[in-house]
């Protein structure tokens, strides 16, 4: 210089003004609690405020000051806090996960390792347990799609016909037919065809023997473990695929969601049908049991659609050291970063530049997936060229 | 905000243990008529929403996506 690689950070800057959620504070205005004074009293109490000291985390106005979207807030695809129903029990069903270990609250997520692919390499992909438990499916072709068989061919044998073949006259030779065999080398089908290659062997042939690869089983070393060696031995060597087909082993799941869930506070036709009815019903949303209540569901018609909470301090975030290859944890010190409810986080103006992509929290975390202009930072791998 | 279904011919729909996708209407061609309609006949129209995988093969499994539809709140 060129070409790749997985990673990390960032996601228009500045400046003015005007707004908008919110938290702190200061003020003021109506409020509350209450002392006090006043009036009425049935002696409990009530009812009012001219002025005057207190408190109030009740509500509105103003005034300062402080914060004010994301790397995905997204898709709701996993898993988990937290709520309510038993302190979440048992049993089937169902559903997921499916190579070992570690890692975490857990996870189908991360992390190392192994197996197998791809790729000169850096690296990058894998739903990667069982097909010898069972059963099911492989259409079309095809001789056969799983108990292996035989179309065409290859081979010997038996009849039977044929030769203008040969005989020593007994037959023997070639050839075409059929008829029981034999075989699995070639061909031919298909996505897929029952171990390869060479010998030896056979009538032809076959793992029919045997060498060598490949395969299964068993010891051995090494590893925790998935495995790896191939060093030993044993077996000619069975049984092809599919388990994102039922299914079988292992391990995992209890349901429902902040519209969960607590209060308060308006309101009304306190109704009408229809079903269960204590061996029931509901709570429970798969069923059975247990567990808890005891009168319950539905479906129509009737109303009210406000306001607290729940809300953001949390497996939290940042930094050192320490243990680990790492994921990650442990100590220490520092740090508080939206919380709206029809929904705030914006407009104008002026500047610069590389002229700005995907895209807006709604109880909260920890992955995954997916959408994403451009810019930045360091690693590491080829190939060229110079020294 | 949550939580569950759908997409097949132009329109409404059917198609399950994977093996070459159907039916009604609609259109088009013919025949019937003097002309239409009715009727009767024939032929045609599909990347099964999109993009990956699984397999020998996928509407059908199985993963992402896009678009569409429907539930939800308190009281009595």
């Nucleotide at each position: 210089g060129g070409a790749g690689u997985g990673g990390g950070c960032u996601g228009g800057g500045c400046a003015a003004u005007u707004g908008c959620u919110c938290g702190u504070u200061g003020u003021u205005a109506c409020g509350g609690u209450g002392a006090u004074c006043g009036u009425g009293u049935u002696c409990g109490c009530a009812c009012g405020a001219a002025a005057u000291a207190a408190c109030u985390g009740g509500u509105g106005g103003u005034g300062a000051u402080g914060a004010g979207a994301g790397g995905a807030a997204a898709g709701u695809c996993c898993g988990g806090g937290c709520u309510c129903c038993a302190u979440a029990g048992g049993g089937u069903a169902a559903g997921g996960u499916g190579c070992c270990a570690g890692g975490u609250a857990a996870c189908g997520c991360c992390u190392g390792g192994g197996a197998g692919g791809c790729g000169c390499a850096a690296g990058c992909c894998u739903a990667c347990g069982g097909a010898a438990a069972g059963u099911g499916c492989c259409a079309c072709a095809g001789a056969a799609a799983a108990u292996a068989u035989a179309c065409c061919g290859c081979c010997a044998u038996u009849u039977u016909g044929c030769c203008u073949g040969c005989u020593u006259c007994g037959g023997c030779g070639g050839c075409a037919a059929a008829g029981a065999g034999g075989u699995a080398a070639g061909g031919g089908u298909g996505a897929a065809a029952a171990g390869g290659u060479g010998u030896g062997g056979u009538a032809a042939g076959a793992g029919c023997g045997c060498a060598c690869c490949g395969c299964a089983c068993g010891g051995g070393u090494g590893g925790c473990a998935a495995c790896a060696c191939g060093u030993c031995g044993u077996g000619g060597c069975a049984g092809g695929g599919u388990a994102a087909a039922c299914c079988c082993c292992a391990c995992c799941u209890g349901g429902a969601g902040c519209a969960a869930g607590a209060c308060c506070a308006a309101a009304u036709a306190g109704g009408a049908c229809c079903c269960c009815u204590a061996a029931g019903g509901c709570g429970u949303g798969a069923c059975c049991c247990g567990c808890g209540c005891u009168g319950g569901g539905g479906u129509c018609g009737g109303g009210u659609a406000g306001g607290u909470u729940g809300c953001u301090u949390g497996a939290g975030g940042c930094g050192u050291u320490u243990g680990g290859u790492g994921a990650c944890a442990a100590a220490c010190g520092c740090u508080c970063u939206a919380g709206a409810u029809a929904a705030a986080u914006a407009a104008u103006u002026g500047u610069c530049c590389u002229c700005g992509a995907c895209a807006g929290a709604a109880c909260c975390c920890g992955g995954c997936u997916u959408a994403u202009a451009g810019g930045c930072c360091a690693a590491c791998u080829c190939c060229g060229c110079u020294u | 905000g949550c939580c569950g279904g759908a997409a097949u011919a132009g329109c409404u729909c059917a198609g399950u243990c994977g093996g070459u996708a159907g039916a009604g209407c609609a259109g088009c061609u013919c025949a019937u008529u003097c002309g239409u309609a009715a009727u009767g006949a024939g032929a045609a129209g599909g990347u099964c929403g999109u993009a990956g995988g699984u397999u020998c093969g996928a509407u059908u499994c199985c993963u992402a996506u896009u678009u569409c539809c429907g539930g939800c709140a308190c009281c009595a």

This is a predicted complex of two RNAs, RNase P RNA and transfer RNA, with 463 nucleotides together. Its mean pLDDT, the model's own confidence on a scale to 100, is 78. It holds a member of the Rfam family "Bacterial RNase P class A".